[in-house]
RNA sequence: GUUUUAUACAGAAGUGGCGAGAGACUAGGCUCCGUGACCCACUGGCAACCUUCGCAAAACGAAAGGUGCCAAUUCCUACCCACCCGCAGCUUCGGCCGCCGUGGGACAGAUGAUUC
Numbered sequence: 001g002u003u004u005u006a007u008a009c010a011g012a013a014g015u016g017g018c019g020a021g022a023g024a025c026u027a028g029g030c031u032c033c034g035u036g037a038c039c040c041a042c043u044g045g046c047a048a049c050c051u052u053c054g055c056a057a058a059a060c061g062a063a064a065g066g067u068g069c070c071a072a073u074u075c076c077u078a079c080c081c082a083c084c085c086g087c088a089g090c091u092u093c094g095g096c097c098g099c100c101g102u103g104g105g106a107c108a109g110a111u112g113a114u115u116c
Base pairs, nucleotide, nucleotide: 001116004113005112006111007110013043014042015041016040017039021032022031023030026078027077028076029075044070045069046068049066050065051064052062053061054060074108079105080104081103082102083101086099087098089096090095
């Protein structure tokens, strides 16, 4: 890198270094940021995917090991479907349709376990 699969509105920050952008990509929005973000190191912590341990086993628990994670739902939207109020447009007055909103799904990305 790739295959399959699971998960995500919960949770968890201090210090030091660096010095300008950062929040994956494109666009829009929104947010963080010289009161120093992002990133890196150390320390601390969260969580419980794998492992280990407790239990006869499962459930459950512990948190030593391997990862992961520690602003905002994966920050939100984008594509599809359904619904609903409001607004706009059209109407043969039966409705139709667009936008906003809500819910579900897909895509993409992330992480774990796994295949090659």